[in-house]
Context: one part of a larger RNA
Molecule: small-subunit ribosomal RNA, 3' major domain
Organism: uncultured Stichotrichia
Parts: sequence; C1' cells; structure tokens
RNA sequence: UGACGGGGGCCCGCACAAGCGGUGGAGCAUGUGGUUUAAUUCGAUGCAACGCGAAGAACCUUACCAGGCCUUGACAUCCUUGGAACUUUCUAGAGAUAGAUUGGUGCCUUCGGGAGCCAAGUGACAGGUGCUGCAUGGCUGUCGUCAGCUCGUGUCGUGAGAUGUUGGGUUAAGUCCCGCAACGAGCGCAACCCUCGCCUUUAGUUGCCAUCAUUUAGUUGGGCACUCUAGAGGGACUGCCGGUGAUAAGCCGGAGGAAGGUGGGGAUGACGUCAAGUCAUCAUGGCCCUUAUGGCCCGGGCUACACACGUGCCACAAUGGUCGGUACAGAGGGACGCGAGACCGAAAGGUGGAGCAAAUCCCAAAAAGCCGGCCUAAGUUCGGAUUGAGGGCUGAAAUUCGCCCUCAUGAAGCCGGAAUCGCUAGUAAUCGCGGAUCAGAACGCCGCGGUGAAUAUGUUCCUGAGCCUUGUACA
Repeated sequence: UGACGGGGGCCCGCACAAGCGGUGGAGCAUGUGGUUUAAUUCGAUGCAACGCGAAGAACCUUACCAGGCCUUGACAUCCUUGGAACUUUCUAGAGAUAGAUUGGUGCCUUCGGGAGCCAAGUGACAGGUGCUGCAUGGCUGUCGUCAGCUCGUGUCGUGAGAUGUUGGGUUAAGUCCCGCAACGAGCGCAACCCUCGCCUUUAGUUGCCAUCAUUUAGUUGGGCACUCUAGAGGGACUGCCGGUGAUAAGCCGGAGGAAGGUGGGGAUGACGUCAAGUCAUCAUGGCCCUUAUGGCCCGGGCUACACACGUGCCACAAUGGUCGGUACAGAGGGACGCGAGACCGAAAGGUGGAGCAAAUCCCAAAAAGCCGGCCUAAGUUCGGAUUGAGGGCUGAAAUUCGCCCUCAUGAAGCCGGAAUCGCUAGUAAUCGCGGAUCAGAACGCCGCGGUGAAUAUGUUCCUGAGCCUUGUACA
C1' cells in the first nucleotide's frame, strides 16, 4: 500500500421488511447430468452453464457411427499435354461412381498464338469443426451504469509511499459547495444521441371529415379545419414564491404548466478482476494427420431412457367451463410472396384467382371485455395426458423422426414439504397480436398493444456493493 475480520461508523440496491404472483407436488415441452449406444458430434458447469452457441437436426445442415468409394484431391496458385464451352439418351449400382452414346465446333488474332472453360499427368502444395482459449488477436460475460480509477507539477517522507481523492455539508453520482500544502488535468458521472408525453409551423395522398351535397360504405364531389403521418422548431432551467440551511451547495412546500426537480424508456459499460468464455464464427503461433485425423456417397445417429436437476407451458375450476350475439388495438410482414369476395368440405384444408412491390390490396378473426342461455360443487359439461381410427398440409421422401383437423379414449391432478424466484406503476398479474429463423416444423426468443392492481411503517437482521477508520503472525 492492499486484502481480510462472526471489528466500528456512515450510506445505497426488490437486499430484507410490507405486498402481489409464481417455482418446488401433477401432466407435457425443452435444456443438462447420468446411463445406454456402432454413434447417441462438439462446446458452455456457482452467481456469470443448463428454452445456452442452435433466429428453428426427417435428407441437407452434420462436425458423430456403420458400410461403399477417391488420393494433386470438393477448393486455390503454378507447369505440361489434349479438347471449345456446353449438351441428349441408355446401362450397372443404394448412391458416390463407372461404361457407352447424341448434338455442338464458338470468341479475339500481327495466323506464332491468346482469353475463358473442361479433362488427363507431374510435383510444389491443397485440406483438417485435429490438439493447445494456460502461446494469442478479435469479440463477449461478470463485478456494475457500481462511482470509482489515475496523471503532471508542487509539498511531505531515507524509502515503499502519502498528499491531491481526507474533513464539514449535499447528491442518483469523486454531483456540487465550503474548508484544507496543495494547484490543475485525464478516463469515468452528467449532458450532447434515439424514443414516448404538450404546443407551434411546413406539407395534404394512399391519411382525415367539422361545414355543404351524395352513398350500403369518406363511396363520390368538395375541403385540409380536426385526427394522423414526418420534417423543422418551441418547451423544464430549481427559472418564480415561501420556509430551511453557513449568506453556500442544496433540501422541503407551493404557484403556473402537458410535463418538476435525472419527466418515463433506450443506446452508452472507466482503471481493472475472474490464466472467466470462445482455436467449432473468424483470424493466428506452436504441435499433429497427409492413400488419411483430408474428400465423396447411402443409411443410421444428434430424437435412446431404471433415474436426478434447471427453465417453461397447461391445469387442478364457478372471479370458472361451454354455447350464441356484439365492441375496441398497436407494431409488423408480403412477389420463388401476401392472397380478398365466391364456391366445395363438419374441420384441418381445397378450387379459384380480384387486388397489392403496398398510409391504397392482403395476412387480419384481436383476445380478455360486454349482453343473454346452460352447467351447480361433482374427479364434474373441471382437467386434458395417453392411446386407437379416419383425414389434411409441406416436402423426392414424414418408418426411425414433422405439424394440423375430426371422432373415440379420457390418465395424473382438489393449489403443492424443506426450500426458493420475480416485481415499486402503466410496473406485477392477466389477455391476445406480429416478426426473425423457415419448404414444413415454438409452450422458446425478439417485439406490440388491451385490461390493470397491492404494498413500502422502516434499515435491527440476510445478501451484494461504496467511503472513512481500526486490528492482523496474510501478500
């Protein structure tokens, strides 16, 4: 100087408390461990691995296994030789591949040849998702959006180092004020950026409709007031008033205001820590393989199943289930696409194809809600697992191993032990909608809006940080 303490002081955070909803019990989905397997590819492992890499494993992907094959190689550069490139059909085979076969003779040219492409040969070389993340770059997680981490000069100290950065207040903040052998400065904080909330202005189609006509319908004429869209501005600064404070920084209350003391949300992550993670995104040192640890193909596997754990979904019902009627979003996507009306089907879906490169057309029905009927406490008109049968869709192909519909079947489950998680407001809870990936395949992920709470007296305790101080046989 640090680190540590079941030392002290101060302070903060959904850390506890207060409250709401869960997990832990059931069924299923998904990831992991384990076991099994020819293989169940590899990585991630307390918080910070476990719906993680994977924004989507039937083939492909694919890295794994079995079998069948190739050896200058699927891919790059160079050399030699030959041939335009390219293309049709047949045979064998699981295919890779092998053997036949048809058409085609192109472009530039100084006629030597050249460009591109294909095939064969030779060797230099290619290739490796092989090892090492404890050789590395880059990227990332985490402490933590915590308020810290440092430097120059000066001063003090033999020196390590200290001071500044400590102290008195204050703040979300090393934020600001005051004091002070310190005076300044840098990286962080804050602000500048995006978005939501108010107003003005510009613009008025595909958007809108107050007034005037018109219509089933903003449909049409008309209009751009209003809504909205999207560009530019304004607006909030403790600016004003009162109290308090050291006359300071500030704090408390109030006015005005759409918004008030950081207005809500996002992006933004200091010096560093964990030899944290990644050699399988990529790059890369070293090592290793080179008729194989490289390459091609078919099939299988990654989907196994006595078991254990994590994360979720759906329930156990009446604030509910079911049937009929009826209302109101936002944000997105659409041409190898979204696909209306109509018709067929009980449905999944099919036929068909209007319109739309989309403020125009389509996906598109929002759902919870509201109105009415039934169910009456029951393993039930709760619950839907499992299984049987019949269909539909995608795709060469749904057996291993997809999704959907209908009928039948109707399991466990009556609110969950010890323990444990999230959340402070348009939040939790609850309800549906969209998107990426994608031929098909979400209960996951990323977004969107609808309805919309309870509680916080407080900091003794648990936990994790920060500052000062103290002890230490630790570094």